[in-house]
RNA sequence: CUCUUAUUAAGAACCACGAGAUGAGGAUCUAUGAAGUGGUGGCAACCCUUGUGUAAAGAAGGUGCCUUACCUAGCAAGUUAGACUUGAACAAUAAGAG
Numbered sequence: 001c002u003c004u005u006a007u008u009a010a011g012a013a014c015c016a017c018g019a020g021a022u023g024a025g026g027a028u029c030u031a032u033g034a035a036g037u038g039g040u041g042g043c044a045a046c047c048c049u050u051g052u053g054u055a056a057a058g059a060a061g062g063u064g065c066c067u068u069a070c071c072u073a074g075c076a077a078g079u080u081a082g083a084c085u086u087g088a089a090c091a092a093u094a095a096g097a098g
Stems, first nucleotide, its partner, number of pairs: 001098008013040005020029003025072002041066003046062002048058003075087005
């Protein structure tokens, strides 16, 4: 990087450095401190641990996450006066395979 499967509800932040970030647009967030890095802390429970276990519990370890929100536009379907709803795609994470 590609493929398969599952989830995308909720949850959890402070310090230092300092100006951008959300894939492009719209829109939004951001000096009341963005991204990223480092430190410390936390959340969650995919792998994992205990367990006879598709129950339940746990958090030592491998990841992940700790602004809003897989916003909208675009595609498909449906309902429609503007418009709205749903789904797919895309994207993210985990496990496995190549």

Model confidence (mean pLDDT): 77 of 100. The RNA shown here (SAM riboswitch aptamer (S box leader)) has 98 nucleotides and comes from Massilimicrobiota sp. An134. The organism belongs to Massiliimicrobium, within Bacteria.